[in-house]
């Protein structure tokens, strides 16, 4: 330099055009002599960034950035 893949809460992770599931963690309550576990509830992501298409974009298109892999 070229090609491909990935980027979504603190972490993992689903979501192939109709306003983002779930798990872990955290917080609160309950339970216990106390802790852990269990149970109930709450909190937290406008989806890497910027444009475009569309009535409507995490999703399609373009560019940029980061990470990973391969080729040279």
């Nucleotide at each position: 330099g070229c090609u491909g893949a990935u980027u979504u809460g603190g972490c993992c992770a689903a979501g192939u055009g109709g306003u983002a599931a779930g798990g872990c963690a955290u917080u609160u309550g309950u339970u216990u002599u106390g802790u852990a576990a269990g149970c109930a509830a709450a909190c937290g992501a406008u989806c890497a960034c910027a444009g475009g298409u569309u009535c409507g974009a995490c999703c399609c298109c373009u560019g940029u950035a980061a990470u990973c892999a391969g080729c040279a």